[in-house]
Molecule: transfer RNA
Organism: marine sediment metagenome
RNA sequence: GGGCCGGUAGCUCAAUGGUAGAGCGUCCGCCUGGCUCGCGGAAGGCUCCGGGUUCGAGUCCCGGCCGGUCCA
Numbered sequence: 001g002g003g004c005c006g007g008u009a010g011c012u013c014a015a016u017g018g019u020a021g022a023g024c025g026u027c028c029g030c031c032u033g034g035c036u037c038g039c040g041g042a043a044g045g046c047u048c049c050g051g052g053u054u055c056g057a058g059u060c061c062c063g064g065c066c067g068g069u070c071c072a
């Protein structure tokens, strides 16, 4: 330098172009004599950045940045 894969909640990951979800974690409650476990609930992200297409983009297109991998 080139090819491919990836970047979404604190972490690990989902999401046919149509209101962004789950598990773990955090907080509150229930349960218990108390803790753990279990059960219920809540908070928490405008999706790496900038453009474009579209009535509508996390998703499609273009250009960047970062990470992984392969080739040189």
Stems, first nucleotide, its partner, number of pairs: 001071007010024004018055001026042005048064005